[in-house]
RNA sequence: CUCUUAUCCAGAGAGGUGGAGGGGCUGGCCCGAUGAAACCCGGCAACCGGUGAUGGUAAAUCACUAUGGUGCCAAUUCCUGCAAAGCGAUUUUGCUUUGAGAGAUGAGAA
Numbered sequence: 001c002u003c004u005u006a007u008c009c010a011g012a013g014a015g016g017u018g019g020a021g022g023g024g025c026u027g028g029c030c031c032g033a034u035g036a037a038a039c040c041c042g043g044c045a046a047c048c049g050g051u052g053a054u055g056g057u058a059a060a061u062c063a064c065u066a067u068g069g070u071g072c073c074a075a076u077u078c079c080u081g082c083a084a085a086g087c088g089a090u091u092u093u094g095c096u097u098u099g100a101g102a103g104a105u106g107a108g109a110a
Base pairs, nucleotide, nucleotide: 002109003108004107005106006105007104008103013041015040016039017038021031022030023029025081027079028078042073043072044071047069048068049065050064051063052062053061054060077102082099083098084097085096086095087094088093
C1' cells in the first nucleotide's frame, strides 16, 4: 500500500512540558496566546485477548476483566461532496430522510 469484515448520534483532565497551529481531503463552519500540534502523566472504552455462564464438545449470546495487544479523549466521522425519494419555492435553489462513496479504528488475508 491492496482485499475482506465489524463498528462509527455514548464515553474520557480547570494537570506538566511545549510553543502556533489544528479539526484526513473539497467547500463550509469551527477550535486555538483564557495557549494549537507533539510528548508525559491522567482518563474513557470491551475491537482482539483472558476468565466464567448458557449451549452438545460447535456456532452464537451474555457477564466479568482495562497488571495483555490496539484504539480513543471539542463539535454525530463537526457538516458537506455522489444518487434516490419527499416537502417548500419555482429565476437562483433550500430543507428532510434513505442509500452509496470517502475516511477512521479493530480483526483477518495476500

SAM riboswitch aptamer (S box leader) from Desulfuribacillus stibiiarsenatis, 110 nucleotides, folded computationally.
The prediction has a mean pLDDT of 85.
RNAcentral records the identical sequence in 2 taxa.